[in-house]
Molecule: RNase P RNA; transfer RNA
RNA sequence: CCAGCUGGCCGGACGGCCGCUUGGGCGGACCUUGGCGGUCCGUCUCGAGAGGAAAGUCCGGGCUCCAUGGAAAAGCGGUGCCGGGUAACGCCCGGCGGGGGCGACCCCAGGGACAGUGCCACAGAAAGCAGACCGCCGGUUUCGGGCGACCGACGCCGGCAAGGGUGAAAGGGUGCGGUAAGAGCGCACCGCGCGACCGGCAACGGAAGCGGCACGGUAAACCCCACCGGGAGCAAAACCGAAUAGGGAUGGCAACGGCCUCAAGGGGCCGAGGUGAUUUCCACACCGCCGUCCGGGUUGGUUGCUAGAGGCGUCCGGCAACGGGCGUCCCAGAUGAAUGGCCGUCACGCGGGCCUGUCCCGCGCUACAGAACCCGGCUUACAGGCCAGCUGGCGCU
RNA sequence: GGGCGCGUAGCUCAGCGGGAGAGCACUACGUUGACAUCGUAGGGGUCGCUGGUUCAAUCCCAGCCGCGCCCA
Numbered sequence: 001c002c003a004g005c006u007g008g009c010c011g012g013a014c015g016g017c018c019g020c021u022u023g024g025g026c027g028g029a030c031c032u033u034g035g036c037g038g039u040c041c042g043u044c045u046c047g048a049g050a051g052g053a054a055a056g057u058c059c060g061g062g063c064u065c066c067a068u069g070g071a072a073a074a075g076c077g078g079u080g081c082c083g084g085g086u087a088a089c090g091c092c093c094g095g096c097g098g099g100g101g102c103g104a105c106c107c108c109a110g111g112g113a114c115a116g117u118g119c120c121a122c123a124g125a126a127a128g129c130a131g132a133c134c135g136c137c138g139g140u141u142u143c144g145g146g147c148g149a150c151c152g153a154c155g156c157c158g159g160c161a162a163g164g165g166u167g168a169a170a171g172g173g174u175g176c177g178g179u180a181a182g183a184g185c186g187c188a189c190c191g192c193g194c195g196a197c198c199g200g201c202a203a204c205g206g207a208a209g210c211g212g213c214a215c216g217g218u219a220a221a222c223c224c225c226a227c228c229g230g231g232a233g234c235a236a237a238a239c240c241g242a243a244u245a246g247g248g249a250u251g252g253c254a255a256c257g258g259c260c261u262c263a264a265g266g267g268g269c270c271g272a273g274g275u276g277a278u279u280u281c282c283a284c285a286c287c288g289c290c291g292u293c294c295g296g297g298u299u300g301g302u303u304g305c306u307a308g309a310g311g312c313g314u315c316c317g318g319c320a321a322c323g324g325g326c327g328u329c330c331c332a333g334a335u336g337a338a339u340g341g342c343c344g345u346c347a348c349g350c351g352g353g354c355c356u357g358u359c360c361c362g363c364g365c366u367a368c369a370g371a372a373c374c375c376g377g378c379u380u381a382c383a384g385g386c387c388a389g390c391u392g393g394c395g396c397u
Numbered sequence: 398g399g400g401c402g403c404g405u406a407g408c409u410c411a412g413c414g415g416g417a418g419a420g421c422a423c424u425a426c427g428u429u430g431a432c433a434u435c436g437u438a439g440g441g442g443u444c445g446c447u448g449g450u451u452c453a454a455u456c457c458c459a460g461c462c463g464c465g466c467c468c469a
Base pairs, nucleotide, nucleotide: 001393002392003391004390005389006388007387008386009385010384012346013345014344015343016342017341018340020049021048022047023046024044025043026042027041028040029039030038031037051368055379056378058377059376060375061374062373063233064232065231066230068283069282070281071280073279074278076229077228078227079226080225081095082094083093084092085091096110097108098107099106100105111224112223116222117221118218119217120216133164134163135160136159137158138157139156140155142153143152144151145150172190173189174188175187176186177185191213192211193210194209197206198205199204237303238302239301240300247294248293249292250291251290252289253288256271257270258269259268260267261266273287274286275285276284310329311328312327313326314325315324316323317322348364349363350362351361352360353359354357398468399467400466401465402464403463404462407421408420409419410418415452423439424438425437426436427435445461446460447459448458449457
């Protein structure tokens, strides 16, 4: 210098003018007997005012409401190598194993397929306790040829799985021996399985030795194992207010039995039955439960609403994620929904000029995008730029 | 703001992981003097997009894109 990898950060700056939302101070009007306080309006040398993703709503929590409690039995959903971090997670960190790259480094839903079940289309002889189409080999009937040894054709009986062919996948690979032909049939090497023992918290790694090789794939198919999980969501919910309460019709299920009383309508008790936010069971409570439609009410205000697993700095522990101590700061709260517009200078990008200077002129005025209860993550979108570490190659000293 | 559902031919929709299909529409031919109807034949597809699992994906999984519905 070129090509790349990883991590982190910024994502226009300054000034002026005009606006918007909100907090505070001051003043005025109104409510109130007054005070405290509240509402509205005006004003100010006053303060604050979008993001790294505010997005998608994909996970995990806080918070609020619903639900009588327990068991965690069944069911449903989710997660899935090991260890750690965390309020928690499907997130993060560090390892292990597998795959890719010359390398820095990157990717992996990465438990279990001898608990069981299912599936493996088409093709192919055979697709899951497999099988023999072509083929190779042995025997043999008949026929043909040959003097003969024997050869050939068709068929039958048997042996084989080396070769061909099908397929995503055909029950180890190469070589030598062996054989009628073959074959882990035997041997050597490679692969595979089991593995005493050793290292490691573990995943896992190493490995003496043993076994001729058996055990195909699929669990993002059912399933098994381990662990986790009530439901709904700030349009949750509470208060003010006449105002979410109560009413009517209809359908389904249950409307059963016994006893007592009665003013003859009914009422009470016991059992059964039903309901109780997935089901079941137990306890307990209640006595009708569930659905659809009609009718009625609000389309107002306040709270929830922002100080929090908070930011920044520093020290300590830890490889790291992260944790702890100390100091310091307060940093949007709108609700037809504020956070904007114009100008100047600089910076940035593009084009041009010649006087080649960190010069001049012109143009662009810029990416993705915008809070809505709040946090921790993930994913996705993003013009341009900066910093740090590392890898490969080339050149020079 | 929050919660759900759906994307397959021009339209409306089916589709146990192994051929992409039905009805209507369209085209051609026949029937008719002509048209409609009817009959026969035919064309037309990025299964919204991108990855992953699998031998194999419309289907299973994940992430995006678009459309629709509900709430106080």